[in-house]
This is a predicted structure of a 59-nucleotide RNA (transfer RNA) from Loxodonta africana. Model confidence (mean pLDDT): 82 of 100. NCBI's taxonomy places the organism under Eukaryota, Eumetazoa, Gnathostomata, Theria, Loxodonta.

RNA sequence: GUGGCUCAAUGGUGAAGCACUUGGCUGCUAACCAAAAAGUCGGUGGUUCAAACCCACCC
Numbered sequence: 001g002u003g004g005c006u007c008a009a010u011g012g013u014g015a016a017g018c019a020c021u022u023g024g025c026u027g028c029u030a031a032c033c034a035a036a037a038a039g040u041c042g043g044u045g046g047u048u049c050a051a052a053c054c055c056a057c058c059c
Stems, first nucleotide, its partner, number of pairs: 001059001004018003012049001021035004042058005
């Protein structure tokens, strides 16, 4: 080492920004407004009632 990118979450429902998609707005685009989608949290084991989080090894 966590959505496409950036990046939070001190063992108890995985957040935000950008991008993408859809709609609104506009003569058209951009900008702006609204909504939606997207995460087996690098891999394999272990600890624990419970692991993104603790431990071991690997990449």